[in-house]
RNA sequence: ACGCCUAAGCUGCCGCCGCUUCCUCGGCGGACAGCACGGGGGAACCGAAUUCCGUCGCGCACGCCGCGGCGGACGGGGCGCACGGCCGCAGGCAACUGCGGCCAAGGUCACUUCCUAGGACCGAGCCCGUCAGCUAACCUCGUCGGCAUUGGGAAGGGUGAUC
Repeated sequence: ACGCCUAAGCUGCCGCCGCUUCCUCGGCGGACAGCACGGGGGAACCGAAUUCCGUCGCGCACGCCGCGGCGGACGGGGCGCACGGCCGCAGGCAACUGCGGCCAAGGUCACUUCCUAGGACCGAGCCCGUCAGCUAACCUCGUCGGCAUUGGGAAGGGUGAUC
């Protein structure tokens, strides 16, 4: 609640419905138009940079070292609070991978911020497909879904009614 959160709206036009013949008004829909709002991609300039493990050979100032050969492991990015670490189990010589648990950056508790007394919950999922720093022009996608479920206080904002 004729309110509020969110990018998720406004206006016009068209159609349908409701008093009702299109007089206006209201509701719903539009794969219509314009505006507005949000996300992503995308130059120059600027910025960033090529990782890790095993093994062999060589070098050596000798080390958790360098170079080279061979083999192996790991992609990266976007929306979003959802990032990072530790432990256990399984696989692997290792790098590392999968699963589970614990912690935890961070987020939510409904107009906003702050103070105060406590508490609850989340800490996911989806997408692109080997490609993505920033980014003018330009390109592209989106216009969902929810809220009266914490108590007290302060300030501010919005909306409505009346004069």